[in-house]
Context: one part of a larger RNA
RNA sequence: CGCAGGAGAUUUGAGGGGGCCUGACCCCAGUACGAGAGGACCGGGUUGGACGCACCGCUGAUGUACCAGUUGUUCCGCCAGGAGCACCGCUGGGUAGUUAAGUGCGGAAGAGAUAAACGCUGAAUGCAUCUAAACGUGAAGCUCGCCCCAAGAUAAGAUCUCCCUCCCGAGCUAUCGGGACUGAAGACCCCUCGGAGAUGACGAGGUUGAUAGGCAGGAUGUGGAAGUCCGGUGACGGAUGAAGCUGACCUGUACUAAUCGGUCGUGCGG
Numbered sequence: 001c002g003c004a005g006g007a008g009a010u011u012u013g014a015g016g017g018g019g020c021c022u023g024a025c026c027c028c029a030g031u032a033c034g035a036g037a038g039g040a041c042c043g044g045g046u047u048g049g050a051c052g053c054a055c056c057g058c059u060g061a062u063g064u065a066c067c068a069g070u071u072g073u074u075c076c077g078c079c080a081g082g083a084g085c086a087c088c089g090c091u092g093g094g095u096a097g098u099u100a101a102g103u104g105c106g107g108a109a110g111a112g113a114u115a116a117a118c119g120c121u122g123a124a125u126g127c128a129u130c131u132a133a134a135c136g137u138g139a140a141g142c143u144c145g146c147c148c149c150a151a152g153a154u155a156a157g158a159u160c161u162c163c164c165u166c167c168c169g170a171g172c173u174a175u176c177g178g179g180a181c182u183g184a185a186g187a188c189c190c191c192u193c194g195g196a197g198a199u200g201a202c203g204a205g206g207u208u209g210a211u212a213g214g215c216a217g218g219a220u221g222u223g224g225a226a227g228u229c230c231g232g233u234g235a236c237g238g239a240u241g242a243a244g245c246u247g248a249c250c251u252g253u254a255c256u257a258a259u260c261g262g263u264c265g266u267g268c269g270g
Base pairs, nucleotide, nucleotide: 001152005163006162007161008160009159010158011157015149016148017147018146021049022048023047024046025045026044027043033038051106052105053104054103055102059100060099061098062097066093067092068091069090070089071086072085073084074083075082076081110144111143112142117137118136119135164269165180166179167178168177169176170175181267186264187263188262189261190206191205192204193203194202211257212256213255214253215252216251217250218249221245222244227240228239229238230237231236
């Protein structure tokens, strides 16, 4: 820009893409077959490999805004308690998120038309013949079926809902020209953000508000804070006390910030 008014939702599916893999074992059955050795078809079941998609409840990894321990040094006047620097100083753990080595699922079933092949009926050719007419069976392949995209599918589809005026003149109508008023539904800008993200976009919100921060409670993690008291000459230990602290998690709460505003979009539509 188009999709013969504008808008918000929900869709149909022309078409396109993805997927399509395979082993072993058990039963049938030591059966059919075979002198024996050996050893099935058909059908049913179990369990794997690789690959793919999703997820984080489990097992782990990571987790430089969490907790603890600890070395050296500088500083906070000293003690105690802390802070900075040393690869996050080092070490032990670890929430959310991300993730695989973790775990859940997938290839199918089924339908249709077929290939090779196998047939039925059957002439040409009184026989025969799957073929010439007609009719069957039959593949990991083809068309569907499963998953994803999809109406720029210009053949531009469908459904639901919402929104928008009066006057004058010309004209037979359709319509054309002009004026006044109007600026809808809705969208965007802007702002608070994130299960979204390079930026756009997408999604959640903007006071008729829980969008982010803060705060409160909880969860989780760490693992027993500081101070005081007690024991010990002391290093240290014990009690107060599962204490203190706790990023991203959950719930709540307008305390702070989403203020106030602006722009686009018209007027019933060949």
A computed fold for a 270-nucleotide part of an RNA from Acidobacteria bacterium AH-259-O06, annotated as large-subunit ribosomal RNA, domain VI. It matches the Rfam family "Bacterial large subunit ribosomal RNA". The RNAcentral record of the full RNA draws on ENA. Taxonomically the source falls in Acidobacteriota (Bacteria, Pseudomonadati). Its mean pLDDT, the model's own confidence on a scale to 100, is 89.